[in-house]
Predicted 3D model of a 72-nucleotide RNA (transfer RNA) from a Bacteroidales bacterium. Its mean pLDDT, the model's own confidence on a scale to 100, is 81. Taxonomically the source falls in Bacteroidales (Bacteria, Pseudomonadati, Bacteroidota, Bacteroidia).
């Protein structure tokens, strides 16, 4: 240089073009307990950036950024 893959909560992962974008762990508050832990209840928190297609985009297309792989 060429080609391919990936990018969603703090972390690990879901999400067939129509969802209030979910789960687990973690965080916060509460109940319980003498205290802690555990358990239970509640709660906050995310789509890498910019365009495009579409009535509608996390999902499709283009470019960029970052990460990974193959190849010369």
């Nucleotide at each position: 240089g060429g080609c391919c893959c990936c990018a969603u909560a703090g972390u690990u992962c879901a999400a067939g073009g129509g969802a209030u974008a979910g789960a687990a762990c973690g965080g916060a508050a509460g109940u319980u307990u003498c205290c802690u832990a555990a358990a239970c209840u509640u709660u906050a928190g995310a789509u890498c950036c910019a365009g495009g297609u579409u009535c509608g985009a996390g999902u499709c297309c283009u470019g960029g950024u970052g990460g990974g792989g193959c190849u010369a």
Its Rfam family is "tRNA". Rfam classes the family as a transfer RNA.